[in-house]
Context: one part of a larger RNA
RNA sequence: GUAUCCUGAAGGAACUCGGCAAAUUGCCUCCGUACCUUCGGAAGAAGGAGGCCCCAUCUAUGCGCAAGCACUGGUGGGGGGCACAGGCCAGGGGGUAGCGACUGUUUAUCAAAAACACAGGACUCUGCUAAGUCGGCUUCAAGACGACGUAUAGGGUCUGACGCCUGCCCGGUGCUCGAAGGUUAAGAGGAGGAGUGCAAGCUCCGAAUUGAAGCCCGAGUAAACGGCGGCCGUAACUAUAACGGUCCUAAGGUAGCGAAAUUCCUUGUCGGGUAAGUUCCGACCUGCACGAAUGGCGUAACGACUUCCCCACUGUCUUCCCCACUGUCUCCAGGAUAUGCUCA
Numbered sequence: 001g002u003a004u005c006c007u008g009a010a011g012g013a014a015c016u017c018g019g020c021a022a023a024u025u026g027c028c029u030c031c032g033u034a035c036c037u038u039c040g041g042a043a044g045a046a047g048g049a050g051g052c053c054c055c056a057u058c059u060a061u062g063c064g065c066a067a068g069c070a071c072u073g074g075u076g077g078g079g080g081g082c083a084c085a086g087g088c089c090a091g092g093g094g095g096u097a098g099c100g101a102c103u104g105u106u107u108a109u110c111a112a113a114a115a116c117a118c119a120g121g122a123c124u125c126u127g128c129u130a131a132g133u134c135g136g137c138u139u140c141a142a143g144a145c146g147a148c149g150u151a152u153a154g155g156g157u158c159u160g161a162c163g164c165c166u167g168c169c170c171g172g173u174g175c176u177c178g179a180a181g182g183u184u185a186a187g188a189g190g191a192g193g194a195g196u197g198c199a200a201g202c203u204c205c206g207a208a209u210u211g212a213a214g215c216c217c218g219a220g221u222a223a224a225c226g227g228c229g230g231c232c233g234u235a236a237c238u239a240u241a242a243c244g245g246u247c248c249u250a251a252g253g254u255a256g257c258g259a260a261a262u263u264c265c266u267u268g269u270c271g272g273g274u275a276a277g278u279u280c281c282g283a284c285c286u287g288c289a290c291g292a293a294u295g296g297c298g299u300a301a302c303g304a305c306u307u308c309c310c311c312a313c314u315g316u317c318u319u320c321c322c323c324a325c326u327g328u329c330u331c332c333a334g335g336a337u338a339u340g341c342u343c344a
Stems, first nucleotide, its partner, number of pairs: 001339003008320001010318002014316001019313001027051005036041001038161001052079007061070003080084001092311004097306002099303002104116002120159007132145003162298004167228003172225002174221005181216003187210002192205005229247005256290001257287001268284005
């Protein structure tokens, strides 16, 4: 010197990205307790009072034949201290919004979360020698899991409690179905032809015809992959356009939500909170570029999650400035632990 630890006037977050850190709170008994709610909760909500010792009196319970002893609770009166849960141990609280329902899981060694999982929902495959997977090897077996299970089962995918819901599009891609037709390999077929030979023959080329899946073709299917428009005009002030016209499309975004974990312009505009608010909350809608299981919108409870505000509290800060005390210093010495520096 660093780390750990104690105390502080007045103020009390003015510190700071941010109350980070520290402080406050803390136990038991009694009183009391809001919004909201899935009626379970929220809740230890919040907030408040008491707690030591002595005396008197009443008293429940246990034991005892009884006297009584032990212990419990109530009421009244009194006493001492700065302080009575006298030390250690031992929740700060409230409100708002976002995300995720929840308890759980995770980057052993910079991330614990809004990520993963989850119960619930849906689609799809599988009729049992099941589907799916392992095995072996590169043409593919025995065997095993699935399962000593049998569609209320098992595999795969998506979503993610609960509540209200989940709109339109099958043109593209995928999947499923389809006794027609088109195309189509080897194979079958063999008109016809070639080589050679005296010939029989041998060898070769080869048209028609036949010939599977697939593809073309026709349907279905979006909780399959995905997609869900433009221009112009119009109302008795203005503005706006319920209305009309037109082009294009497979169909043109429904409900709900909306400057949002999404809004570029943007610190949008208005309202609230502050003396003052790029954040926050409530609205508006002009949604650059929300939107319905790649789920939409709500939601009590829960969260070492994130945002904003308030109370309490404080050395975070004004300022380590002043004052007080102190071996802080002048000089020695001594104190708690660990460590750094130094040749020591």